[in-house]
RNA sequence: UGAGUCGGCCAGGUGGCCGCGGCCCGGAUUCGUCCGAGCUGAGGAAGGUCGGGGCUCCACAGGGCAGGGUGCUCGCUCGCGGCGAGUCGGGGCGACCCGCAGGACAGUGCCACAGAGAACAGACCGCCGAUGGCCGGCCUCGGCCGGCACAGGCAAGGGUGAAACGGUGCGGUAAGAGCGCACCAGCGUUCCGGGCGACCGGAGCGGCUCGGUAAACCCCACCCGGAGCAAGGUCGACACGGAAGAGGGCGGCCCGCCCGCAGACACUUCCUGGUGGACCGCACAGAUGGAUGGCCACCCAUGGGUGCGCCCGCGAGGGCCCCCGGGACAGAACCCCGCCUACGUCCGGCUCACCAC
Numbered sequence: 001u002g003a004g005u006c007g008g009c010c011a012g013g014u015g016g017c018c019g020c021g022g023c024c025c026g027g028a029u030u031c032g033u034c035c036g037a038g039c040u041g042a043g044g045a046a047g048g049u050c051g052g053g054g055c056u057c058c059a060c061a062g063g064g065c066a067g068g069g070u071g072c073u074c075g076c077u078c079g080c081g082g083c084g085a086g087u088c089g090g091g092g093c094g095a096c097c098c099g100c101a102g103g104a105c106a107g108u109g110c111c112a113c114a115g116a117g118a119a120c121a122g123a124c125c126g127c128c129g130a131u132g133g134c135c136g137g138c139c140u141c142g143g144c145c146g147g148c149a150c151a152g153g154c155a156a157g158g159g160u161g162a163a164a165c166g167g168u169g170c171g172g173u174a175a176g177a178g179c180g181c182a183c184c185a186g187c188g189u190u191c192c193g194g195g196c197g198a199c200c201g202g203a204g205c206g207g208c209u210c211g212g213u214a215a216a217c218c219c220c221a222c223c224c225g226g227a228g229c230a231a232g233g234u235c236g237a238c239a240c241g242g243a244a245g246a247g248g249g250c251g252g253c254c255c256g257c258c259c260g261c262a263g264a265c266a267c268u269u270c271c272u273g274g275u276g277g278a279c280c281g282c283a284c285a286g287a288u289g290g291a292u293g294g295c296c297a298c299c300c301a302u303g304g305g306u307g308c309g310c311c312c313g314c315g316a317g318g319g320c321c322c323c324c325g326g327g328a329c330a331g332a333a334c335c336c337c338g339c340c341u342a343c344g345u346c347c348g349g350c351u352c353a354c355c356a357c
Base pairs, nucleotide, nucleotide: 001353002352003351004350005349006348007347008346010344012299013298014297015296016295017294018293020041021040022039023038025036026035027034028033043329047340048339050338051337052336053335054334055228056227057226058225067224068223069222070221071220072086073085074084075083076082087101088099089098090097091096102219103218107217108216109213110212111211124158125157126154127153128152131151132150133148134147135146136145137144138143139142166184167183168182169181170180171179185209187206188205189204190203191202192201193200194199232280233279234278235277241271242270243269244268245267249261250260251259252258300327303324304323305322307321309320310319311318312317
């Protein structure tokens, strides 16, 4: 200098003018509101609404089934699918990163295409002729030799595939094969040492090898009631409905007082219910279809300059002035903890490569 990796800070400042929401004070008012002063007013993600918790209502004896979720270990947390530190596996030269990381000897299923054969399998090419068979030859007549590849034996080599039932070597054989042995890999098991643990290191033994898939069913362990601030609560208009009262109507009686009847009419009072609505829930911003903004000047972080600018330095270069550009993503809506996503430039640690001394 370039490339990369991890972590952290900030999210422009001051002033002027114009404007917005909330609270409060003063004044005016035609009671609708208006004017003035003060205080206060978004984020690291306020976003997505993904996981938890608070809060609220409904449901609920206890336990189980069904259904759903989580899934290496230890710790943190009210809690989480979160965080921290580790283990194992994978990627990278490295710093470092990623992991949907329980169980495949509990059982069942599946493994496309290709291939002979895809799970305790299989024989296409191939190898063999020990054994049986057939043909031929020889002879001391019972065998020997040669041939065929019909029965049969084999799985070394070839070939298919993501995957073919350990690898290398020696022995062995008719040909072969963990068939035997040595070493290696893997699995199981016994023991020793370390670690809280996941697990790690080592020694011995065993049969020789027992494929993959659980983001297939399933098994194991743990967790989970539902809906959500349009939750929910309080107050309650008009109209409807109910009750009472006096008036009017009818009857007792020709009239009135008075008494009784009916409830069709209008009135008054009270009640029920909880709609429109208001308030609470609701916060040291707050909600109501939703305020926190705009312009100008200077400064700041930072980028650029073909400015024949000035200063420092032997030099690479650095500093000052001037001009131009220039600050992203995005706007709380019940609250909190996380996760994910969007996004500007700055600082620092570390790694790799090259160059100079």
Molecule: Bacterial RNase P class A
Organism: Acidimicrobiales bacterium